Background
The prediction has a mean pLDDT of 75. c-di-AMP riboswitch aptamer (ydaO/yuaA leader) from a soil metagenome, 119 nucleotides, folded computationally. Of the family's consensus pairs, 92% are formed in the model. Its Rfam family is "c-di-AMP riboswitch aptamer (ydaO/yuaA leader)". Rfam describes the family as follows. This family represents a conserved RNA structure found upstream of the ydaO and yuaA genes in Bacillus subtilis and related genes in other bacteria. Rfam links the family to the GO terms regulation of gene expression and cyclic-di-AMP binding.
C1' cells in the first nucleotide's frame, strides 16, 4: 500500500462485557407449503465454494456459482486463481412489534499493477 471484502472497518478508551454504525438470525396475521416428520434417506445456517463424472487410492476432470488484474463505476476481451469450511441439536417458510448474535481471521507486494469503449 493493497486483497480475500463492502460486517470484520471507524470512535472512545486501556477494563473492552463500549459507542455509533454495519452484518446475521429467531419471531404474528395474511400469504405459501402440506407430506421421507416418528434416526428404514431427520431438518436447517453463515458462505461463491453447488452439481456431475472417472479412479485401487488421486495434487483427478469437469461444472452452476465466485474473485483479482491498483482513481472509481457499468460492460466487454483476455490472463490467473476459488469451486472450502464451520455451526444449530430433532428444531426454525415468509413475517410488523419485539429477541438473540457477530465485527474475525488470512494472504501479497515496490510493482509484471492487463486492453478497449463509456461516464
Nucleotide at each position: 500500500c493493497g486483497c480475500c471484502c463492502a460486517a470484520a472497518g471507524c470512535g472512545g478508551g486501556g477494563a473492552c462485557g463500549c459507542g455509533a454504525c454495519c452484518g446475521g438470525g429467531g419471531g404474528a396475521c395474511c400469504c405459501a407449503a402440506c407430506u421421507g416428520u416418528u434416526g428404514u434417506u431427520g431438518g436447517g445456517g453463515c458462505g461463491a465454494a453447488u452439481c456431475g463424472c472417472c479412479u485401487u487410492a488421486g495434487u483427478g476432470c469437469g461444472u452452476a456459482g465466485c474473485g483479482c488484474g491498483a482513481c472509481u463505476c457499468u460492460u466487454u476481451c483476455c490472463g490467473c486463481g476459488c469451486g472450502a469450511g464451520c455451526c444449530c441439536g430433532u428444531c426454525a417458510g415468509c413475517u410488523a412489534a419485539c429477541c438473540c448474535c457477530g465485527g474475525a481471521g488470512g494472504c501479497g507486494c515496490u510493482c509484471u499493477u492487463g486492453g478497449a469503449a463509456g461516464a